[in-house]
Small-subunit ribosomal RNA, 5' domain from uncultured Alkaliflexus sp., 521 nucleotides, folded computationally. The RNAcentral record of the full RNA draws on ENA and SILVA.

Context: one part of a larger RNA
RNA sequence: GGAUGAACGCUAGCGACAGGCCUAACACAUGCAAGUCGAACGGUAAAAUGGUAGCAAUACCAUUGAGAGUGGCGCACGGGUGAGUAACGCGUAUGCAACCUGCCUGUAACUGGGGGAUAGCUCCCUGAAAGGGGAAUUAACACCGCAUAAGACCACAUUACCGCAUGGUAAAGAGGUAAAAUAUUCAUAGGUUACAGAUGGGCAUGCGUGACAUUAGUUAGUUGGUGAGGUAACGGCUCACCAAGGCGACGAUGUCUAGGGGUUCUGAGAGGAAGGUCCCCCACACUGGUACUGAGACACGGACCAGACUCCUACGGGAGGCAGCAGUGAGGAAUAUUGGUCAAUGGACGCAAGUCUGAACCAGCCAUGUCGCGUGCAGGAUGACGGCCCUAUGGGUUGUAAACUGCUUUUGUACGGGAAGAAAAGAGGGUAUGUAUACCCUUUUGCCGGUACUGUACGAAUAAGCAUCGGCUAACUCCGUGCCAGCAGCCGCGGUAAUACGGAGGAUGCGAGCGUUAUCC
Numbered sequence: 001g002g003a004u005g006a007a008c009g010c011u012a013g014c015g016a017c018a019g020g021c022c023u024a025a026c027a028c029a030u031g032c033a034a035g036u037c038g039a040a041c042g043g044u045a046a047a048a049u050g051g052u053a054g055c056a057a058u059a060c061c062a063u064u065g066a067g068a069g070u071g072g073c074g075c076a077c078g079g080g081u082g083a084g085u086a087a088c089g090c091g092u093a094u095g096c097a098a099c100c101u102g103c104c105u106g107u108a109a110c111u112g113g114g115g116g117a118u119a120g121c122u123c124c125c126u127g128a129a130a131g132g133g134g135a136a137u138u139a140a141c142a143c144c145g146c147a148u149a150a151g152a153c154c155a156c157a158u159u160a161c162c163g164c165a166u167g168g169u170a171a172a173g174a175g176g177u178a179a180a181a182u183a184u185u186c187a188u189a190g191g192u193u194a195c196a197g198a199u200g201g202g203c204a205u206g207c208g209u210g211a212c213a214u215u216a217g218u219u220a221g222u223u224g225g226u227g228a229g230g231u232a233a234c235g236g237c238u239c240a241c242c243a244a245g246g247c248g249a250c251g252a253u254g255u256c257u258a259g260g261g262g263u264u265c266u267g268a269g270a271g272g273a274a275g276g277u278c279c280c281c282c283a284c285a286c287u288g289g290u291a292c293u294g295a296g297a298c299a300c301g302g303a304c305c306a307g308a309c310u311c312c313u314a315c316g317g318g319a320g321g322c323a324g325c326a327g328u329g330a331g332g333a334a335u336a337u338u339g340g341u342c343a344a345u346g347g348a349c350g351c352a353a354g355u356c357u358g359a360a361c362c363a364g365c366c367a368u369g370u371c372g373c374g375u376g377c378a379g380g381a382u383g384a385c386g387g388c389c390c391u392a393u394g395g396g397u398u399g400u401a402a403a404c405u406g407c408u409u410u411u412g413u414a415c416g417g418g419a420a421g422a423a424a425a426g427a428g429g430g431u432a433u434g435u436a437u438a439c440c441c442u443u444u445u446g447c448c449g450g451u452a453c454u455g456u457a458c459g460a461a462u463a464a465g466c467a468u469c470g471g472c473u474a475a476c477u478c479c480g481u482g483c484c485a486g487c488a489g490c491c492g493c494g495g496u497a498a499u500a501c502g503g504a505g506g507a508u509g510c511g512a513g514c515g516u517u518a519u520c521c
Base pairs, nucleotide, nucleotide: 001521002520003519004518006517007516008515009514010513013373014372015371016370017369018368019366020365021331026329027328028327030326031325032324035073036072037071040070041069047064048063049062050061051060052059053058080284081283082282089209090208091207092206093205094204095203096202099201100200104197105196106195107194108193109192110191111190112146114144115143122135123134124133125132126131152177153176154175156173158171159170160169161168162167182189183188184187210256211255212254217247218246219245222244223243224242225241226240227239228238229237259281260280261279262278263274264273265272266271286307287306288305289304290303309320310319311318312317337363339362340361341360345359346357347356348355349354376407377406378405379404386398387397388396389395390394412458413457414456415455416454417453421448426443427442428441429440430439431438432437433436465510466509467508468507469506470491471490472489476505477504478503479502480501486493487492
């Protein structure tokens, strides 16, 4: 000098864009953050409409219809945090002849015929509650047999070609095994099997990726083999048996520290330091463990067990997990609103309308940063008054500075106008070919926001500070103090004329900021 997720002191007009718990992965009140589908299913309270009976009250039937339930898809995404991890975790480059992949796309074939339950509803019992138990009864795209079966899978056997060791590919043979679900507006949406693609993942390997040798030996599923089990898949991944290996001064093992990268800061570069915001990967979700479901989890707002903590209780027993968004307490030098909207973008579900979405988009707070704008411009000398200084009837300086005259109106105030971001989807109509698709017209939808922007009027009106002035280092005098009070980054100032302390005048630097502190280069 540059830099910062900064803090502190003094000061402060505005806007745009960004950033905002670095500390206690400390504890959390309250609200919200993951639902959706009636075009899968049984059904339905209140209410409304219509009908029947009745003088009426009312009763019954039909249609619409909430909540709850069965079922499907989603909840493994999105969002948070960096505790752990020195590791194939990450980065980069390869390999899988050792693998999986819901939704999506393409191709081929099929979608036949049956069965038994169960929630809900009704009734009963029990518990303070959370809830639990029993009886009767009912549906499905829920569940279970049967049929059918190709180039799928299993075991058997043949041929050809190829390779990278195990081996791979193609063709034909005979045997065994495994499937489906319906809905309706009647042509669509689904369902099943198989192959292929795309996407996403899994695994393996080379190289790279901290400190300490004041850590020198370490290892028993350890290293390898055979066999078996397990997995989507290879593998001591697990187990039985056998062998005695494996790693290590090219730093094993141990201890300490740490999420990694793209990148960021600095530097001429080489290098050094950092990894906050944004993007990619990893890990975690009160602590530890376990599996279930599922295409995918060993699952932040799922389950079970143990533990610590908090809460409710009728003392028998129960409930909970903000490292989601706000917010509270605590810690700390220190870090924001218990805001608005689904309008856009994206996601889940749905044929769709749409619903949900603290993702997201916006708004609020903070000079935390960067950038931009303003606090006026021109003229104006008897160089006014006042202040300060001096060699003091006078001069210098503040200083064209002020007053005064003219001008302008960014900004401000008042009153008006007023966006883009919206195009799709939907609804109505039309054109083309080929029922669907494409295109055209009309209509509908804006949180931000009456915001940005803009017009008119008014009036210099509403707006300057901070640090420094001995040298380094731009900028000097007077007064006070008298080794005191104090200053200080280093050298050093202060003991009676201090350009170094305190005040004043003046000056210098930067400027809505300026200094100090901390850290990095």

Description: Its mean pLDDT, the model's own confidence on a scale to 100, is 83.